[in-house]
Context: one part of a larger RNA
RNA sequence: CUGGGUGUAAAGGGUGCUCAGGUGGAUUUGUAAGUCAGAGGUGAAAUCCCAAAGCUUAACUUUGGUGCUGCCUUUGAUACUGCAAGUCUUGAGUUUGAGAGAGGAUAAUGGAAUAUCUGGUGUAGCAGUGAAAUGCGUAGAUAUCAGAUAGAACACCAAUGGCGAAGGCAGUUAUCUGGCUCAAAACUGACGCUAAAGCACGAAAGUGUGGGGAGCAAGCAGGAUUAGAUACCCUGGUAGUCCACACCCUAAACGAUGAAUACUAGAUGUUGGUCUUUUUUAAAAGAUCAGUAUCCAAGCUAACGCAUUAAGUAUUCCACCUGGGAAGUACAAUCGCAGGGUUGAAACUC
Numbered sequence: 001c002u003g004g005g006u007g008u009a010a011a012g013g014g015u016g017c018u019c020a021g022g023u024g025g026a027u028u029u030g031u032a033a034g035u036c037a038g039a040g041g042u043g044a045a046a047u048c049c050c051a052a053a054g055c056u057u058a059a060c061u062u063u064g065g066u067g068c069u070g071c072c073u074u075u076g077a078u079a080c081u082g083c084a085a086g087u088c089u090u091g092a093g094u095u096u097g098a099g100a101g102a103g104g105a106u107a108a109u110g111g112a113a114u115a116u117c118u119g120g121u122g123u124a125g126c127a128g129u130g131a132a133a134u135g136c137g138u139a140g141a142u143a144u145c146a147g148a149u150a151g152a153a154c155a156c157c158a159a160u161g162g163c164g165a166a167g168g169c170a171g172u173u174a175u176c177u178g179g180c181u182c183a184a185a186a187c188u189g190a191c192g193c194u195a196a197a198g199c200a201c202g203a204a205a206g207u208g209u210g211g212g213g214a215g216c217a218a219g220c221a222g223g224a225u226u227a228g229a230u231a232c233c234c235u236g237g238u239a240g241u242c243c244a245c246a247c248c249c250u251a252a253a254c255g256a257u258g259a260a261u262a263c264u265a266g267a268u269g270u271u272g273g274u275c276u277u278u279u280u281u282a283a284a285a286g287a288u289c290a291g292u293a294u295c296c297a298a299g300c301u302a303a304c305g306c307a308u309u310a311a312g313u314a315u316u317c318c319a320c321c322u323g324g325g326a327a328g329u330a331c332a333a334u335c336g337c338a339g340g341g342u343u344g345a346a347a348c349u350c
Base pairs, nucleotide, nucleotide: 003322004321005320006319007304008303012318014201015200016199017198021194022193023192025088026087027086028085029084030083031082033081034080035077036076037075038074039073040072041071042070049065050064051063052062053061054060091191092188093187094186095185096183097182098181099180103177104176105175106174107173108172109171110154114150115149116148117147118146119145120144121143125136126135162169163168206247207246208245209244210243211242215241216240220236221235222234223233258317259316260315261314262313263312266295267294268293269292270291271290272289273288274287275286276285277284278283279282299306300305323350324349325348332343333342334341335340
């Protein structure tokens, strides 16, 4: 390579868009490149294979035959693929009318809580723990009342709920804006699927510059605990956490399950539509489409389990795996301000 695989054994890229490439619905005609059939030429000899023969046998040698799976020319076939032209509507898209939503961006704004400050009342404790101590407090704390300021997060609603490609998204209001679902027709007429490279997005932590800084809190300091305690517990507390702009580009980025299409028993919830029926008129029942869950049949699986949201049955395309360690290391290239990221071995060893 072939083969076999990728939920948990090695293995699905973090996610999307997309050029090339690969692949692709129904039908008609043409063509005959692929495909199939016939004929001819060539495919040197030796070798290989088969059958004989010759050296005592064998190796070896000789003779004959098959073969040389290929290429070229030519004559045909036309089911499938391709190519060319035409037609179609089921895939895909557009239009119209409805609908739900923490989808995104910006701005404004609200209350609770916390902290600080000012003033009043008031007096000896407060805080903390398994127990303490460090700490705060007679320069008047804690508590309580009134006022002011600041930053961050949004209780209840709240859900097995919703939205988003993923990361993720939650007080309220406004503006701008992306996607999705349903219904009925009309229109375009395969415009589709996948997607190496490329481009874009990408939690947290981290980086740069400038702001901000209430609470929390790496590092740090002190108090305890302990044999020790560079910890767990306590008192403090700086980066950071927040905002703007620019980087970084990694996660158990998980459903550990790539995307798309079709098919294959059911049952029970729930979210958003539409239709029908019933009646007590605000509900119930049924049907259907799109999501989201639970349980199970066939089937699959090493088992666990999966099971119309497949890990079932098939097709297309991409990514990836091939014993453990060495190692996601070395070297090299490339990206980054840096930390480092991406690509990624071998010797050796078991």

Small-subunit ribosomal RNA, central domain from a metagenome, 350 nucleotides, folded computationally. Its mean pLDDT, the model's own confidence on a scale to 100, is 88. It matches the Rfam family "Bacterial small subunit ribosomal RNA". Its family is annotated with structural constituent of ribosome and ribosome in the Gene Ontology.